[in-house]
């Protein structure tokens, strides 16, 4: 200085920090179909979160390897 594996610290385990992306999940609004009505289904952007998915990028720490 490059390259790889990994998270010790954690109020059971699991989760290192920060930030992108995609899909998930909740909330309210709209905006059209259905229906006696209301409800639930389908767009649509917008909030929020320990979203126990996935990927990227940067940093922290631990070993390795060049």
């Nucleotide at each position: 200085g490059g390259c790889u594996g990994c998270a010790a610290c954690a109020u059971c385990c699991c989760c290192g920090c920060g930030g992108g992306u995609u899909g998930g999940g909740u909330g309210a609004c709209g905006g059209g179909c259905u229906u006696u009505u209301a409800u639930g289904g389908c767009c649509g952007g917008c909030a929020c979160a320990g979203u126990g998915a996935a990927u990227c990028c940067g940093c922290u720490g631990c070993a390795g390897c060049c």
Predicted 3D model of a 66-nucleotide RNA (nadA riboswitch) from uncultured Edaphobacter sp. The coordinates come from a structure-prediction model, not an experiment, and the mean pLDDT is 81. It matches the Rfam family "nadA riboswitch". The family's RNA type in Rfam is small RNA. The source organism's lineage runs through Bacteria, Pseudomonadati, Terriglobia, Terriglobales and Edaphobacter.